[in-house]
Molecule: transfer RNA
Organism: Parcubacteria bacterium DG_72
RNA sequence: CGGGGUAUAGUAUAACGGUAGUACGCUAACUUCGGGAGUUAGUGGCCUGGGUUCAACUCCCAGUACCCCGA
Numbered sequence: 001c002g003g004g005g006u007a008u009a010g011u012a013u014a015a016c017g018g019u020a021g022u023a024c025g026c027u028a029a030c031u032u033c034g035g036g037a038g039u040u041a042g043u044g045g046c047c048u049g050g051g052u053u054c055a056a057c058u059c060c061c062a063g064u065a066c067c068c069c070g071a
Stems, first nucleotide, its partner, number of pairs: 001070007010024004018054001025043006047063005
């Protein structure tokens, strides 16, 4: 320098263009003499900036970070 891939909650990971889920974690309540386990409720997220669309995590363009291949 060229090509490809990935980026979603504190962590890991899903999501036909049509309400962003799940597990763990964290908080509260119940339970216990206490802790743990368990049950219920809650918490919190689409890498950034544009474009297309009635509607974008999803499609297009540019950028950033990381990984892979080539030179």